[in-house]
RNA sequence: GGGCGGUUAGCUCAGCUGGUUAGAGUGCUACGUUGACAUCGUAGAGGUCAGAGGUUCGAACCCUCUAUCGCCCA
Numbered sequence: 001g002g003g004c005g006g007u008u009a010g011c012u013c014a015g016c017u018g019g020u021u022a023g024a025g026u027g028c029u030a031c032g033u034u035g036a037c038a039u040c041g042u043a044g045a046g047g048u049c050a051g052a053g054g055u056u057c058g059a060a061c062c063c064u065c066u067a068u069c070g071c072c073c074a
């Protein structure tokens, strides 16, 4: 330098080739349970979907560029 794949909650990841409120597990907070802790149960908070632009009535999803990580080729 070229090619491919990834980037979504603190962490690990889902999200069906576009549709109205973006989710799970784990972690965190509160409450219940306990003499206390853990476990368990209930509830809650937490996201500019890597960034910018474009297409569309509508974008996490399609297109372009950029950033970053991994693999392959040279």
Base pairs, nucleotide, nucleotide: 001073002072003071004070005069006068007067010026011025012024013023019057028044029043030042031041032040050066051065052064053063054062

Record summary: The RNA shown here (transfer RNA) has 74 nucleotides and comes from Candidatus Midichloria mitochondrii IricVA. The coordinates come from a structure-prediction model, not an experiment, and the mean pLDDT is 80. Rfam family: tRNA. Rfam describes the family as follows. Transfer RNA (tRNA) molecules are approximately 80 nucleotides in length. Rfam links the family to the GO term triplet codon-amino acid adaptor activity.